Glycine riboswitch aptamer from a Lachnospiraceae bacterium, 109 nucleotides, folded computationally. The coordinates come from a structure-prediction model, not an experiment, and the mean pLDDT is 76.
[in-house]
RNA sequence: AGAUAUUUCUUGUGAGAGCGUUUCUGAAAUAGGAAACCGCCGAAGAUGCAAACCAGGUAACGGUCAAUUAACUGGUGAAACUUUCAGGCAAAAGGAGUGAGAAAUGGAC
Numbered sequence: 001a002g003a004u005a006u007u008u009c010u011u012g013u014g015a016g017a018g019c020g021u022u023u024c025u026g027a028a029a030u031a032g033g034a035a036a037c038c039g040c041c042g043a044a045g046a047u048g049c050a051a052a053c054c055a056g057g058u059a060a061c062g063g064u065c066a067a068u069u070a071a072c073u074g075g076u077g078a079a080a081c082u083u084u085c086a087g088g089c090a091a092a093a094g095g096a097g098u099g100a101g102a103a104a105u106g107g108a109c
Base pairs, nucleotide, nucleotide: 005105006104007103008102009101010100011099012098013097018038020037021036022035023034024033025032039089040088041087045085046083048081052076053075054074055073056072060068
């Protein structure tokens, strides 16, 4: 000297898919709540894994010993992919990501 970056706060933007059916609750009626069933969505969260890497490892090669190692086995392994567990399917709310501002961490040069 304080870059890329990370986290938090404020604020703007921000997609998808049912105002589904039945029953109960509710004095009644809209609303709200509960249960069952049918149909959907992926962008809270969570699950799974490709290359690659690590370890083991037989055939093979070599052959005095060694060394190397396909297949195969185990482990690590990202996403907006995948599953749809969770969540969601009028509006509102929520919402990955992202723009702006601020603070903290960090310490490239």
Notes
The same sequence occurs in records of 2 taxa.